[in-house]
């Protein structure tokens, strides 16, 4: 330098055109002698960034940045 994969909640990951989800972690409740487990609930995300297409983009296209792999 070129090619491919990847970037979504604090962490690990789903979702691949139609109001953004799960598990763990965090906080609260109930129970309980206290705590843990389990149960119920809550909070937490301008979906790396900037453009484009579309009635509508996390998703498609282009550029760009970070990470990984390969080739030279």
């Nucleotide at each position: 330098g070129c090619g491919c994969c990847u970037g979504u909640a604090g962490c690990u990951c789903a979702g691949c055109g139609g109001u953004a989800g799960a598990g763990c972690a965090u906080c609260g409740g109930a129970c309980g002698g206290c705590a843990a487990c389990g149960c119920c609930g809550a909070a937490g995300g301008u979906c790396g960034c900037a453009g484009g297409u579309u009635c509508g983009a996390u998703a498609c296209c282009u550029g760009u940045c970070g990470g990984g792999c390969g080739c030279u």